[in-house]
RNA sequence: UUAGGUAUCAGGUCUAAUCGCUAUAAAAUUUAUUUUGUAGAGGAAAGUCCGAGCUCCGCAGAGCGAUGAGGGUAGCUAACGGCUACUAAAGGUAACUUUAAGGAAAGUGCCACAGAAAACAGACCGCCUUCGGGUAAGGGUGAAAAGGUGGUGUAAGAGACCACCAGUUUUUUAGGAAACUAAAAAAGCUUGGUAAACCCCCUCUGGAGCAAGACAAAUUAGAAAGGUUAAGGGUUGCUCGCCCAGCUUUCAGGGUACGUCGCUAAUUCUUUUUAUGAGAGAUCAUAGAAAUAGAUAAAUGAUUAGUUAACACAGAACUCGGCUUAUUUGAUGCCUAAUAUU
Numbered sequence: 001u002u003a004g005g006u007a008u009c010a011g012g013u014c015u016a017a018u019c020g021c022u023a024u025a026a027a028a029u030u031u032a033u034u035u036u037g038u039a040g041a042g043g044a045a046a047g048u049c050c051g052a053g054c055u056c057c058g059c060a061g062a063g064c065g066a067u068g069a070g071g072g073u074a075g076c077u078a079a080c081g082g083c084u085a086c087u088a089a090a091g092g093u094a095a096c097u098u099u100a101a102g103g104a105a106a107g108u109g110c111c112a113c114a115g116a117a118a119a120c121a122g123a124c125c126g127c128c129u130u131c132g133g134g135u136a137a138g139g140g141u142g143a144a145a146a147g148g149u150g151g152u153g154u155a156a157g158a159g160a161c162c163a164c165c166a167g168u169u170u171u172u173u174a175g176g177a178a179a180c181u182a183a184a185a186a187a188g189c190u191u192g193g194u195a196a197a198c199c200c201c202c203u204c205u206g207g208a209g210c211a212a213g214a215c216a217a218a219u220u221a222g223a224a225a226g227g228u229u230a231a232g233g234g235u236u237g238c239u240c241g242c243c244c245a246g247c248u249u250u251c252a253g254g255g256u257a258c259g260u261c262g263c264u265a266a267u268u269c270u271u272u273u274u275a276u277g278a279g280a281g282a283u284c285a286u287a288g289a290a291a292u293a294g295a296u297a298a299a300u301g302a303u304u305a306g307u308u309a310a311c312a313c314a315g316a317a318c319u320c321g322g323c324u325u326a327u328u329u330g331a332u333g334c335c336u337a338a339u340a341u342u
Base pairs, nucleotide, nucleotide: 001338002337003336004335005334006333007332008331009330010329014306015305016304017303018302019301021040022039023038024037025036026035027034028033042313046324047323049322050321051320052319053318054209055208056207057206061240062239063238064237068204069203070202071201072086073085074084075083076082087101088099089098090097091096102200103199107198108197109194110193111192124139125138126135127134128133147165148164149163150162151161152160166190167189168187169186170185171184172183173182174181175180213261214260215259222251223250224249225248226247232244233243234242235241271290272289273288274287275286276285277284278283
């Protein structure tokens, strides 16, 4: 210098003026207006995919089942299907990246076409023959065809046997907390692939959700049957337990669809951030600091002048922790490879 990898920061540049919108505080006014001050969309606000705070299920308990999810080891966290480190496999020269990473010898499926045959899987061409048969080494088909190379042996052959190698299983030694790694020994044991197919094993798993719900307002009228020691109803699958008599079931009626809160200036914490300490790290502990959008058919816009690297994806609707997706511009740190110079 070029190419690449990884981590992070900023944010639809900034300033001023005029007009406009929403919330809030104060004052005036006199009852919904005016003036002034302060504040006013994101790194993903998106997806609604996970988890939690919160709310309700007449106290929400125990067990079983179903459903759904996860799947190497060990940690972090309020929790997660998240994050961190390590291991294994795969890709890459490398820095690094990805993984739906337990079981195919419990069972059932699937592997088109080609091929003789696709897993309880073989005899098409071959080789041998005493013509009865033997054989699977060689060839062919295929993504995949009964471990590989070299020998012994045989009528011809074959792990039938032997040596070496590969895989598998078992044992031992060393390292590691563990997954696992390395080495040695033994055994001819050589068992296709697929579970992101059903399934098996291990672990976890109340329901519904802010359109949850609370309060106020408004309105009413009962009839029949059952029942009072719980038949029935509730506890959103079942059983037990617990609760309900102003109860349960059926029929028949009245009012409401609005209003206020929930909904936001935080000591506290699952927030952000600074310092110190511990830790490989995620993170934890201690001591500080900080934070003002709360709309409800839905608010932050327009113009002018200068300025800027200033552009894409794009707009809160109870609040957070994650993941995934979309995407522009600029800046910074560390690492890898190549080339050149010193």
This is a predicted structure of a 342-nucleotide RNA (Bacterial RNase P class A) from a Fusobacteriaceae bacterium. RNAcentral holds the sequence, with entries from ENA. The coordinates come from a structure-prediction model, not an experiment, and the mean pLDDT is 77. It matches the Rfam family "Bacterial RNase P class A". It is annotated as a ribozyme. Gene Ontology terms of the family: ribonuclease P activity, dimeric ribonuclease P complex and tRNA processing. The gene name in the source record is rnpB.